About this RNA: This is a predicted structure of a 72-nucleotide RNA (transfer RNA) from a Patescibacteria group bacterium. Its mean pLDDT, the model's own confidence on a scale to 100, is 80. Taxonomically the source falls in Bacteria candidate phyla (Bacteria). Its Rfam family is "tRNA". By type it is a transfer RNA.

């Protein structure tokens, strides 16, 4: 300096153009118990930023900005 993957709840992961962005841990509170544990019900919580195509964008396009790799 070039090139390639990726970037979504606190975490690990799904949805690849259409519905309220779901799940699991995890947290908070109620139940259950003589306390805990184990368990059950509720709720909480995310599309890295900007722009652009599209009637519609987490999903395509272009910049940025971060994580990794590879070539020199």
């Nucleotide at each position: 300096g070039c090139c390639c993957u990726c970037g979504u709840a606190g975490u690990u992961c799904a949805a690849u153009g259409g519905a309220u962005a779901g799940a699991a841990c995890a947290g908070a509170c109620c139940g259950u118990u003589c306390c805990u544990a184990a368990u059950g019900g509720u709720c909480u919580a995310a599309u890295g930023a900007c722009u652009g195509u599209u009637c519609a964008a987490u999903u395509c396009a272009g910049u940025c900005c971060g994580a990794g790799g590879g070539c020199a």